[in-house]
RNA sequence: UGAGUCGGCCAGGCGGCCGCGUCACGAGGCAACUCGUGCCGAGGAACGUCCGGGCUCCACAGGGCAGAGUGGUGGGUAACACCCACCCGGGGUGACCCGCGGGACAGUGCCACAGAAAGUAGACCGCCGUCCGGUCCGCCGGACGGUCAGGGUGAAAGGGUGGUGUAAGAGACCACCAGCGUGCCGGGUGACCGGUGCGGCUAGGUAAACCCCACUCGGAGCAAGACCAGACAGGAAGCGCACGAGGGUAGCCCGCCCGAGCUUCCGGGUAGGUCGCUGGAGGCGUGCGGCAACGUACGUCGUAGAUGGAUGGCCGCCACCGAGGCAUACGCCUCGGGACAGAACCCGGCGUACCGGCCGGCUCAUCCA
Numbered sequence: 001u002g003a004g005u006c007g008g009c010c011a012g013g014c015g016g017c018c019g020c021g022u023c024a025c026g027a028g029g030c031a032a033c034u035c036g037u038g039c040c041g042a043g044g045a046a047c048g049u050c051c052g053g054g055c056u057c058c059a060c061a062g063g064g065c066a067g068a069g070u071g072g073u074g075g076g077u078a079a080c081a082c083c084c085a086c087c088c089g090g091g092g093u094g095a096c097c098c099g100c101g102g103g104a105c106a107g108u109g110c111c112a113c114a115g116a117a118a119g120u121a122g123a124c125c126g127c128c129g130u131c132c133g134g135u136c137c138g139c140c141g142g143a144c145g146g147u148c149a150g151g152g153u154g155a156a157a158g159g160g161u162g163g164u165g166u167a168a169g170a171g172a173c174c175a176c177c178a179g180c181g182u183g184c185c186g187g188g189u190g191a192c193c194g195g196u197g198c199g200g201c202u203a204g205g206u207a208a209a210c211c212c213c214a215c216u217c218g219g220a221g222c223a224a225g226a227c228c229a230g231a232c233a234g235g236a237a238g239c240g241c242a243c244g245a246g247g248g249u250a251g252c253c254c255g256c257c258c259g260a261g262c263u264u265c266c267g268g269g270u271a272g273g274u275c276g277c278u279g280g281a282g283g284c285g286u287g288c289g290g291c292a293a294c295g296u297a298c299g300u301c302g303u304a305g306a307u308g309g310a311u312g313g314c315c316g317c318c319a320c321c322g323a324g325g326c327a328u329a330c331g332c333c334u335c336g337g338g339a340c341a342g343a344a345c346c347c348g349g350c351g352u353a354c355c356g357g358c359c360g361g362c363u364c365a366u367c368c369a
Base pairs, nucleotide, nucleotide: 001365002364003363004362005361006360007359008358009357010356012318013317014316015315016314017313018312020041021040023038024037025036026035027034028033043340047351048350050349051348052347053346054345055221056220057219058218062254063253064252065251067217068216069215070214071213072086073085074084075083076082087101088099089098090097091096102212103211107210108209109206110205111204124151125150126147127146128145129144130143131142132141133140134139159177160176161175162174163173164172178202180199181198182197183196184195185194186193187192225275226274227273228272234266235265236264237263238262239261246258247257248256249255282301283300284299285298286297287296288295289294320337321336322335323334324333325332326331
C1' cells in the first nucleotide's frame, strides 16, 4: 500500500420564527376550558412480539394423562432458546467463521428422479461354466446356471489397498490401514483427548418423521388489576335449592374449593374519571476478583409518560458526503443528499430494517529499511 476478519462508537451542530403534549405558576371564566410564562419531551433499533423474567390477578397451582419447550461440556445470570470459555465436526493459507451438536444394534415409517436393484440388497451390460445350434475355426447365437471384481445410474449401491484362491469371482481366506464395539493405563471438574490389547470381519441415510431418553413448564395478561362517580324496568320459558343446578382450578380426569341461583329469549340502560405509571436485576467511572461472560466495593449522574394517542415544519450559518466546473498545490463556486423508523407497564435477550461516517485489535500478500 492492497485485500480481509473481528469488535466498539456516532446517527449532524448552533440560531431565529411558527406549532404540539404533560407538569408548575399566574390571569380570565359558573363550568367545560382559554391565554401567558417557565421546565421537560423517543431509539439503536422505541420495530417484530419470537424467547426469558419482574409486576398484577385467578377459592395456592396436589396427582395422573395429554401437550409445549430445551438438548456437546463447564460456567454466567432474576431467568432464558441469551452470553462466555472449552470439546467435537465442517470451511478458510490465515485472522476467523459455521453447526436445529442426545439416541438410527428399542420399534415403526420414508428415501423423489435416474437405475436391474434403495435395505432380510441387487444380474442391465460385462465375466465364467454346461448343453444345443451355426461356423469363413477367429468365434457367433440361444437355453439353464454361477458371479458383484469391472462398466453404467444415483446424494447414497453393504469398507480401502495388495495378495492367496477360483471356471470366473467374492472377507471365502491372509497382511496392513480405516472404522465399529469393548477392556486397561495416563491426562482433564467435564465434554473429550493420547496410548495399548481383544473381538467379529463392516454396520447406509433420515429423529426441523413418529418415537425413545434426560431436564424444565399452573394459567391469564396493564384492555392485568384496584377505586370513585353514574344509568335503568321489568317480563316470559326451562333447570335447580343440599339426593345440590351451576361455577373456579383457562386442555382432560381425579382431587380440592365456592355454592342458591343458573341458562335462553324479548325489552330497557350507563359506558366518565383516578390510581397502576415509571428509580430500575439503572447508566457511567475507578479499584479488586475472574481467561471471559460477569461479580463486587466506592464515587458519581438523573426530569417522556400521551390515551385517538404530543415530540413537528420553514429559514439562515457551519460541519459531513456525492456530482460537475474553475483552477491548480489545496482552495473556490454551483447543484444535490442525510437513512431506517418511532415510546404506550417495565426490564434482559434474539431477529429484522438502516443515507453515511469514525476508531481500534488481528491476519494474508507485496514493497522499502

This is a predicted structure of a 369-nucleotide RNA (Bacterial RNase P class A) from Ruania alba.
RNAcentral holds the sequence, with entries from ENA.
The organism belongs to Ruania, within Bacteria.
The model forms 98% of the base pairs in the Rfam consensus.
The prediction has a mean pLDDT of 76.